[in-house]
RNA sequence: CCAGUCGGCCGGACGGCCGCUGCCGGCGCUCCGGCCUUGCGGCCUCGGCGUCCGGCGGAGGAAAGUCCGGGCUCCAUGGAAACGUGGUGGCGGCUAACGGCCGCCGGGGGCGACCCCAGGGAAAGUGCCACAGAAAGCAAACCGCCGAAGCGGCCGCAAGGCCGUGGCAGCAAGGGUGAAAGGGUGCGGUAAGAGCGCACCGCGCGCGCCGGCAACGGCCGCGGCACGGUAAACCCCACCAGGAGCAAGACCAAAUAGGGGUGGCCGGCGGUGACCUGCGCGAGCGGGUGGACCGCGAGCCUGUUUCCGGGCCAGCCACCCGGGUUGGUUGCUCGAGGGCGCCGGUGACGGCGACCCCAGACGAAUGGCCGUCGCGGAGGGCGACCUCCAGACAGAACCCGGCUUACAGGCCGACUGGCAUU
RNA sequence: GCCGCAAUAGCUCAGCCGGUAGAGCACAUCAUUCGUAAUGAUGGGGUCGGGGGUUCGAAUCCCUCUUGCGGCACCA
Numbered sequence: 001c002c003a004g005u006c007g008g009c010c011g012g013a014c015g016g017c018c019g020c021u022g023c024c025g026g027c028g029c030u031c032c033g034g035c036c037u038u039g040c041g042g043c044c045u046c047g048g049c050g051u052c053c054g055g056c057g058g059a060g061g062a063a064a065g066u067c068c069g070g071g072c073u074c075c076a077u078g079g080a081a082a083c084g085u086g087g088u089g090g091c092g093g094c095u096a097a098c099g100g101c102c103g104c105c106g107g108g109g110g111c112g113a114c115c116c117c118a119g120g121g122a123a124a125g126u127g128c129c130a131c132a133g134a135a136a137g138c139a140a141a142c143c144g145c146c147g148a149a150g151c152g153g154c155c156g157c158a159a160g161g162c163c164g165u166g167g168c169a170g171c172a173a174g175g176g177u178g179a180a181a182g183g184g185u186g187c188g189g190u191a192a193g194a195g196c197g198c199a200c201c202g203c204g205c206g207c208g209c210c211g212g213c214a215a216c217g218g219c220c221g222c223g224g225c226a227c228g229g230u231a232a233a234c235c236c237c238a239c240c241a242g243g244a245g246c247a248a249g250a251c252c253a254a255a256u257a258g259g260g261g262u263g264g265c266c267g268g269c270g271g272u273g274a275c276c277u278g279c280g281c282g283a284g285c286g287g288g289u290g291g292a293c294c295g296c297g298a299g300c301c302u303g304u305u306u307c308c309g310g311g312c313c314a315g316c317c318a319c320c321c322g323g324g325u326u327g328g329u330u331g332c333u334c335g336a337g338g339g340c341g342c343c344g345g346u347g348a349c350g351g352c353g354a355c356c357c358c359a360g361a362c363g364a365a366u367g368g369c370c371g372u373c374g375c376g377g378a379g380g381g382c383g384a385c386c387u388c389c390a391g392a393c394a395g396a397a398c399c400c401g402g403c404u405u406a407c408a409g410g411c412c413g414a415c416u417g418g419c420a421u422u
Numbered sequence: 423g424c425c426g427c428a429a430u431a432g433c434u435c436a437g438c439c440g441g442u443a444g445a446g447c448a449c450a451u452c453a454u455u456c457g458u459a460a461u462g463a464u465g466g467g468g469u470c471g472g473g474g475g476u477u478c479g480a481a482u483c484c485c486u487c488u489u490g491c492g493g494c495a496c497c498a
Stems, first nucleotide, its partner, number of pairs: 001418010012373007020058007027050004033044004060393001064404002067402005072245004078308006085241005090104005105119001106117004120236002125234002127230003142175002144171002150165006183201006202225001203223004208219004249330004259321007268296005274289006299312003323497003337356002340353005376389005423494007432447004441478001449465005471487005
């Protein structure tokens, strides 16, 4: 210098003018309340308002997607057991928690720095493996290889030799099909072959020894190999999880029809009263309607069931139709908070110290114009320099920790490979 | 702001516990008719919203992005 890998950071700066918004102070006006005064009026307190003045603060690294995890709030989140549903998945650690992060292990890729992995179980079970192919999970034989044994024939005194053999017995090396065909390479062996034998590699086993907290690694011995893939298919194992969400929830105010219908519990029992109706001269008796009232039983209580305990209630719950308002206050921003220094840790992170307060809007603020400088691009000029253009992704809405996605341009650090020079 | 659903031919929809994608209407050609419609026959047309992963194999399973649709205020 070229090519590349990883980590961290910035996301224009300064000034002027004009606006928007929150808080504080002042000034002015004013509601409620209290005190003084005959009264006008004055004072105090708590608030509100502002064409007013001053001071301080005012978007992000992703505020985004809403994909995970928590805080907070409500739903009676009560206890125990079983079942179900959803999620996570090497090991150890960090953390409030996590599907996040750190370190390590195993596998894969790259010359390398380094990168990627939903990475438990397929010798518990079930399912599936289309087409092609002989055969797809109990293995099998299409092309092919072979003629040893057996049988037949010929020769030979005999041992034996030669020839043939119904695709009859044998084989799985080679070819072919497929994503996948029941270890791989080499030597021996054989009629041809084959873990058939041997060496190396691979695989499995021992609850073997050593190292490590562990995942796992190394060594030794045994077994010729008996166990194809798929669990982001059902499933098994281990662990985790109640549901809804700030439009949660609380308070105040205004307005309306404090309505109607359907279904469920369930349309249970007794009593009282009401209404309708029948009988009776009458007292009364019978039948029906009915959530009008009382009691009991039942019922309901956030996945289901059972048990224990508690709560709700004479009505409760769900859905549909219809009516009214489109207001205010609170939740609301001091928090697992921020940067700095020291210490511990390989690291994620933790501890201590002093300092700081850093948006709270709701028709939803955080902006506009101008000037100077800086970065980038283009053009001109020998040059100092001049002119023009561009400046991304995107914008809080209860708050945090992550992940993912988008992003003009720029800065810093560590490292790898190559070339050249010394 | 929060919650849920969907995307397959020109249109409306099936297919979604994996095996190479269909139906109706529409379109084109032919037949029928003097001609049109109807009818009959034949045919074309698909990045299954985009990207990545799991698998031998993905419309289907998983992750992520995009687009569209719907619901949720309070009072009696």